[in-house]
Molecule: c-di-AMP riboswitch aptamer (ydaO/yuaA leader)
Organism: Actinomycetota bacterium
RNA sequence: GUUCACACAACGCCGAAUCCCCGCUCCUGCGGGGAGCGGGGGACCCACAGAGUCGGGGCGAGUUCCACGGUGAUGUCCGUGGGAGGCGCGCAUCGUGCGCGCCAGCCCGUCAGCUAACCCCGUAGGCGUCCAGAUGAGCUGAC
Repeated sequence: GUUCACACAACGCCGAAUCCCCGCUCCUGCGGGGAGCGGGGGACCCACAGAGUCGGGGCGAGUUCCACGGUGAUGUCCGUGGGAGGCGCGCAUCGUGCGCGCCAGCCCGUCAGCUAACCCCGUAGGCGUCCAGAUGAGCUGAC
């Protein structure tokens, strides 16, 4: 000097998951409180109201239909192809257009429509980086 790997910092991404205070503690930790953000339950009114089968519901973008094949036996699950729908990213924001991705996972436990008062809960986890694309508009800051 170069290359590779790891760690830290910085910047950035998905997500509600951030900030402040107090106490304990060997601390990188633990316990508690608050703000902000997020979610659930819960009246009147309204909605629903029949038969069969299938229990039903929540967080989340993470749904749905058709054809074929496998599994199997009204189902379910998986794969391939096609359609409709939804979500994220491109380093300040919004719109447009272009490009690239995603459509999981988990929970309640026979029970919950909406829902004022009221009640309860969460505040995690995971990842990327010489990257930082186009255009229009408004805003902010500096000179």